[in-house]
RNA sequence: CGCGGGGUAGAGCAGUCCGGUAGCUCGUUUGGCUCAUAACCAAAAGGUCGGUGGUUCAAAUCCACCCCCCGCAA
Numbered sequence: 001c002g003c004g005g006g007g008u009a010g011a012g013c014a015g016u017c018c019g020g021u022a023g024c025u026c027g028u029u030u031g032g033c034u035c036a037u038a039a040c041c042a043a044a045a046g047g048u049c050g051g052u053g054g055u056u057c058a059a060a061u062c063c064a065c066c067c068c069c070c071g072c073a074a
Base pairs, nucleotide, nucleotide: 002072003071004070005069006068007067010026011025012024013023020057028044029043030042031041032040050066051065052064053063054062
C1' cells in the first nucleotide's frame, strides 16, 4: 500500500439495510422498603452518534475525504 469489520451516555451494545422524537442492560444519584446492608420497587441525571464537508424540509443512518482500533493477505 490492498481487503474486511468496528467507533453511539461511565461500561457493554441495539438502532444504519428502508433518512422522520436517540434507545436497552449494567453502573451513578435521589426516594421507597428494611433495625441495617444487599436484593427488590420508583424516579432522575448523563449523548453535540470519531472529525470535516456535501445531499435533503429533515442525517447516527445516504455521499466524499480524513483520524483511531481489530482482523486478513502481502

The RNA shown here (transfer RNA) has 74 nucleotides and comes from a Candidatus Nomurabacteria bacterium. The source organism's lineage runs through Bacteria, Bacteria candidate phyla and Candidatus Nomuraibacteriota. It matches the Rfam family "tRNA". The family's RNA type in Rfam is transfer RNA.